Predicted 3D model of a 329-nucleotide part of an RNA (large-subunit ribosomal RNA, domain IV) from a metagenome. Its mean pLDDT, the model's own confidence on a scale to 100, is 88. The RNAcentral record of the full RNA draws on SILVA. Rfam family: Bacterial large subunit ribosomal RNA.
[in-house]
Context: one part of a larger RNA
RNA sequence: CCAUGGCUAAGGAACUCGGCAAAUUAACCCUGUAACUUCGGGAAAAAGGGUGCCCGUCGCAAGACGGGCCGCAGAGAAUUGGUCCAGGCGACUGUUUAACAAAAACACAGGGCUCUGCUAAAUCGAAAGAUGAUGUAUAGGGCCUGACACCUGCCCGGUGCCGGAAGGUUAAGGAAGGGGGUAAGCCGCAAGGCAAAGCUCUCGACUGAAGCCCCGGUAAACGGCUGCCGUAACUAUAACGGUCCUAAGGUAGCGAAAUUCCUUGUCGGGUAAGUUCCGACCUGCACGAAUGGUGUAACGAUCUGGACGCUGUCUCGGCCAUGAGCUCG
Numbered sequence: 001c002c003a004u005g006g007c008u009a010a011g012g013a014a015c016u017c018g019g020c021a022a023a024u025u026a027a028c029c030c031u032g033u034a035a036c037u038u039c040g041g042g043a044a045a046a047a048g049g050g051u052g053c054c055c056g057u058c059g060c061a062a063g064a065c066g067g068g069c070c071g072c073a074g075a076g077a078a079u080u081g082g083u084c085c086a087g088g089c090g091a092c093u094g095u096u097u098a099a100c101a102a103a104a105a106c107a108c109a110g111g112g113c114u115c116u117g118c119u120a121a122a123u124c125g126a127a128a129g130a131u132g133a134u135g136u137a138u139a140g141g142g143c144c145u146g147a148c149a150c151c152u153g154c155c156c157g158g159u160g161c162c163g164g165a166a167g168g169u170u171a172a173g174g175a176a177g178g179g180g181g182u183a184a185g186c187c188g189c190a191a192g193g194c195a196a197a198g199c200u201c202u203c204g205a206c207u208g209a210a211g212c213c214c215c216g217g218u219a220a221a222c223g224g225c226u227g228c229c230g231u232a233a234c235u236a237u238a239a240c241g242g243u244c245c246u247a248a249g250g251u252a253g254c255g256a257a258a259u260u261c262c263u264u265g266u267c268g269g270g271u272a273a274g275u276u277c278c279g280a281c282c283u284g285c286a287c288g289a290a291u292g293g294u295g296u297a298a299c300g301a302u303c304u305g306g307a308c309g310c311u312g313u314c315u316c317g318g319c320c321a322u323g324a325g326c327u328c329g
Stems, first nucleotide, its partner, number of pairs: 002323007010315002014313001019310001027051005036041001038147001052069007070074001082308007089300002094106002110145007122131003148295004153225003158222002160218005167213003173207002177203006185194003227243004253287001254284001265281005
């Protein structure tokens, strides 16, 4: 000097990103126990008292009561909750990154949409076949949301999906007809010209489904949910009016928020002092309703702020033990 333990005057978080670590608390019996609440809880809430041994009375006993005794100390060692207040997130018990993340992430019961009538849909497989399921719409698959309470507004213009079939467009195929090549034959003195049938190359009116265009529906489908100007007898503000644009212009609720840039916004609370925290305000850079909105008892090795208790975290160090280091070997 390091590691692990033990003790420490006075103070008691002044330490620090942060009470990290340590300390406090602790068993059993008795008393007692708040807000809130889904009436189950919260709750071991909190806060207090007791605990050894001897004798007596009562008692079947456990034990209760009364009297007495000892120690610094009676759950005499060990094992063995610190507590409370407020807020965020997630309802909860669970699950997860084997070996840097346990969470607010995943799951969840519950809710919704959608597909599927059975040789089901969906999935694996060139196929046979299998799962689904020895199930049958109170079933099975997919997607989203995520207990519960109160709710879940407007937009179908775009994209998707569903339905429709009048019209437009439209493939292969079919096909009236046309053109080219070839050449029996015919014409010509010749060069050459014309040319039936067949074969062949090719163009092709017309016909021709779904799809797309088109017409409707659908947002707990993907998604979206504006500006500008003026106006009230102080001022300010604008219930009100005007106007452009849009598919429709954000409703309820919440709001400097896990979301607020400006920002340490402003006001209030707590502190002697508070970029954090709590309560408000609303000017929401850029909340908002199952990519759910707002609440919420209980729960959490969750995150944030505060308080009491407690302490070597600290003021600020000190002492001790054990093991390394060091010396010898």